[in-house]
Context: one part of a larger RNA
RNA sequence: GGAUGAACGCUGGCGGCGUGCCUAACACAUGCAAGUCGAACGGACAUAAUUUGAAACCUAGUGAGAAUUAUGUUAGUGGCGGACGGGUGAGUAACGCGUGGGUAACCUGCCCCAUACCGGGGGAUACCAGCCGGAAACGGCUGCUAAUACCGCAUAAGCGCACAGCUUUGCAUGAAGCAGUGUGAAAAACUCCGGUGGUAUGGGAUGGACCCGCGUCCGAUUAGCCAGUUGGCGGGGUAGAGGCCCACCAAAGCGACGAUCGGUAGCCGGCCUGAGAGGGCGGACGGCCACAUUGGGACUGAGACACGGCCCAAACUCCUACGGGAGGCAGCAGUGGGGAAUAUUGCACAAUGGGGGAAACCCUGAUGCAGCGAUGCCGCGUGGAGGAAGAAGGUUUUCGGAUUGUAAACUCCUUUUAUCAGGGACGAUAAUGACGGUACCUGAAGAAAAAACUCCGGCUAACUACGUGCCAGCAGCCGCGGUAAUACGUAGGGAGCGAGCGUUGUCC
Numbered sequence: 001g002g003a004u005g006a007a008c009g010c011u012g013g014c015g016g017c018g019u020g021c022c023u024a025a026c027a028c029a030u031g032c033a034a035g036u037c038g039a040a041c042g043g044a045c046a047u048a049a050u051u052u053g054a055a056a057c058c059u060a061g062u063g064a065g066a067a068u069u070a071u072g073u074u075a076g077u078g079g080c081g082g083a084c085g086g087g088u089g090a091g092u093a094a095c096g097c098g099u100g101g102g103u104a105a106c107c108u109g110c111c112c113c114a115u116a117c118c119g120g121g122g123g124a125u126a127c128c129a130g131c132c133g134g135a136a137a138c139g140g141c142u143g144c145u146a147a148u149a150c151c152g153c154a155u156a157a158g159c160g161c162a163c164a165g166c167u168u169u170g171c172a173u174g175a176a177g178c179a180g181u182g183u184g185a186a187a188a189a190c191u192c193c194g195g196u197g198g199u200a201u202g203g204g205a206u207g208g209a210c211c212c213g214c215g216u217c218c219g220a221u222u223a224g225c226c227a228g229u230u231g232g233c234g235g236g237g238u239a240g241a242g243g244c245c246c247a248c249c250a251a252a253g254c255g256a257c258g259a260u261c262g263g264u265a266g267c268c269g270g271c272c273u274g275a276g277a278g279g280g281c282g283g284a285c286g287g288c289c290a291c292a293u294u295g296g297g298a299c300u301g302a303g304a305c306a307c308g309g310c311c312c313a314a315a316c317u318c319c320u321a322c323g324g325g326a327g328g329c330a331g332c333a334g335u336g337g338g339g340a341a342u343a344u345u346g347c348a349c350a351a352u353g354g355g356g357g358a359a360a361c362c363c364u365g366a367u368g369c370a371g372c373g374a375u376g377c378c379g380c381g382u383g384g385a386g387g388a389a390g391a392a393g394g395u396u397u398u399c400g401g402a403u404u405g406u407a408a409a410c411u412c413c414u415u416u417u418a419u420c421a422g423g424g425a426c427g428a429u430a431a432u433g434a435c436g437g438u439a440c441c442u443g444a445a446g447a448a449a450a451a452a453c454u455c456c457g458g459c460u461a462a463c464u465a466c467g468u469g470c471c472a473g474c475a476g477c478c479g480c481g482g483u484a485a486u487a488c489g490u491a492g493g494g495a496g497c498g499a500g501c502g503u504u505g506u507c508c
Base pairs, nucleotide, nucleotide: 001508002507003506004505006504007503008502009501010500013380014379015378016377017376018375019373020372021338026336027335028334030333031332032331035080036079037078040077041076043074044073045072046071047070048069049068050067051066052065056062057061087291088290089289096216097215098214099213100212101211102210103209106208107207111204112203113202114201115200116199117198118197119153121151122150128143129142130141131140132139133138159184160183161182162181163180165178166177167176168175169174189196190195217263218262219261224254225253229251230250231249232248234246235245236244266288267287268286269285270281271280272279273278293314294313295312296311297310316327317326318325319324344370346369347368348367352366353364354363355362356361383413384412385411386410393404394403395402396401417449419444420443421442422441423440427435453496454495455494456493457478458477459476463492464491465490466489467488473480474479
C1' cells in the first nucleotide's frame, strides 16, 4: 500500500447493488417450513332437483323419512411425493475432494421411442357399529364392507434359467449376435368417451453405485505397524466386483519415496495479495462430501439406513391420576446463553422453480420482495456567481500590523436529494402484481433540512500562543516532557480525507 463476513471510538443526508452468529454441532417458548389426488375405493355429511310418502290437521295441500340424480366437503383405505428443495461444518488426512480413466462387475421411479398384451376368479381389511381397557398417549375383542389394496389361475411377442450349436470379436477372465430344445415368471382399471392409466421387454435420457492412476497440511522429541491381517480356493451376500462376510489352505502385506501414531482441517471452482513465482484464505455464489441431541439398527421404497419417518439405548426437557407417556430449530422468524460482534416472531405465492392433480386448483419461511445495520462497493448532495469598508469577533503582535478572509454579511441565481401535490409503470398478460401508489414523470415552495473525523518533531503533507514542568501525559519506530515543549493539554491557524474518519485484529 492492498484486502476484510469484521469489531471499537467520534460523527452521520439520500439512493442503487451486495452482505450480515466467524463464538456454544449450547439449550430452546410460540407460529409456520410437505403435501396432494373424490377422474383408484367404500362410507359419512351438506345443498338442490325429481319420485315416493308416515303421523297429524283434514281432503286444497303442509310434509318427517326413503330412493335416484347433480354439486360440494372429507376422517379412513389406496396412489404419488415426504431420498428434492432448505440448514450446518461437528466428524473426516479419506478414492472424502480435484483431475484423468475404467465397469468384459452394476442399478435407475417419473420422462421419451418401439414391440406385445390388459382374460377370468378369490379371500380379507380400515373406515363404521357394538362392547371393553386407559388420566392421557393409545389400544383390545366381535361384527359388516370396497378398491388401481392383497392373493391364486390363464395367456408370453419379448425376457430369465438349463442344455447344447454357429458366426463375429477382445491382450485376457471372456463379450456380442443368431437360430434350437426344455422350463419359469405379468397386469388394473377409471372416464365427462376426448382420454388417462396398468403389465412385460428392448432402447434412450437423466440420476446414481463401484474400481483404478496421479495430486491433496504439520510433527521422527511418533520407527516399526498389521490376525480377516496379505493372498488363494470354494461359498454366502449385494444392483454389482471385492475379506464385504464365512469355512479351509498358504504366510504373507505395509514402512525413511515416512508406514503406524499424534496434532490440525470438510475438499474444489475460486477469493485476497503479488510484476511474477509464490504466500494466505475457502465467508457469500456454484459443484462434491459429511452430519441432523449422542450412539446403534434396520423397515418401506426406483432411490434412505432417511433433518421436520420407525425401533433400541443414553443424556436433557416437559405432562402424569405415578401405572405410564411426549419431544428434538445445524429449516424461516424468534428466545435465553456465550461473545468484541452479526437482523424481522414481516408480505406474497404476482414471477421463477418444485410436489400432487386430467384440470380447476392446493401446498411451497424454496423463491420473489419488504424491514433492520455506513457492514462493504458505487453514485449523488450539503449550493453557484458576485461581493473589501479586507466589517465585527477570535488568535497573534515588535502595538505599526498580520491572520481567520471572499470567508461572512449583502446582491443576483439555481433546486439535485429530501418535503408536499398530481400522474403512474415494465416485470404478465386472455386473466392474475406481494413488491407498490414503489421506480419514474410533472408541478410547488425555499438556500432552504444535510460535515465530520484524524493529524501537524522526523519518517510524513501541515506552526504559533498559552498551560504544565521527567508531573500530567504522548508514542508505529526513532523518541518527547526536569520553566521559553512546533512531540503533553487547550486555543487559533494549517494539512489530509470526506458520509465518513481514525484505532485494533488478521492476511499478502
Small-subunit ribosomal RNA, 5' domain from an uncultured bacterium, 508 nucleotides, folded computationally. Model confidence (mean pLDDT): 88 of 100.